[in-house]
RNA sequence: AGCCCGGAUCUAUGCGAUCGCAACCCUCGAACCGUGUCAGGAUCGGAAGGUAGCAGCACUAAGAGAUGCUUGCGAUAGGCGUAGUCCCCGGGUCAAG
Repeated sequence: AGCCCGGAUCUAUGCGAUCGCAACCCUCGAACCGUGUCAGGAUCGGAAGGUAGCAGCACUAAGAGAUGCUUGCGAUAGGCGUAGUCCCCGGGUCAAG
C1' cells in the first nucleotide's frame, strides 16, 4: 500500500419527543332578517276544519369556550434505528522498504 472491523463526518429515509395550526368529540350559542313544532291571539268558513304565524321549546349556523396526547400538516435545539459515504481517527491482518 491492500484487505477487514469499529468510531466520527456527511447524505437519504424511518420512528419518536416538543411546539404551533387545523379537524373531530363535549358545552354555550339566532327577539326578527335559520329549520321544525307552533299555546295564546289573529284571520277564512254556516259548520267541520283551514291559513298565516308571535312567544315558548327543540335542533343547529356563524362564532366562542373547555378537553384529549385521537388524526392530519408544518417547524425545530436535539434522541434513536436503517442504508450509503471521497476524506478523518483507532485497531487487526499482512506484503514491500
Model confidence (mean pLDDT): 75 of 100.
A computed fold for a 97-nucleotide RNA from Pseudanabaenaceae cyanobacterium bins.68, annotated as Bacterial small signal recognition particle RNA.
RNAcentral holds the sequence, with entries from ENA.
It matches the Rfam family "Bacterial small signal recognition particle RNA". Rfam describes the family as follows. The signal recognition particle (SRP) is a universally conserved ribonucleoprotein involved in the co-translational targeting of proteins to membranes. The family's RNA type in Rfam is non-coding RNA gene.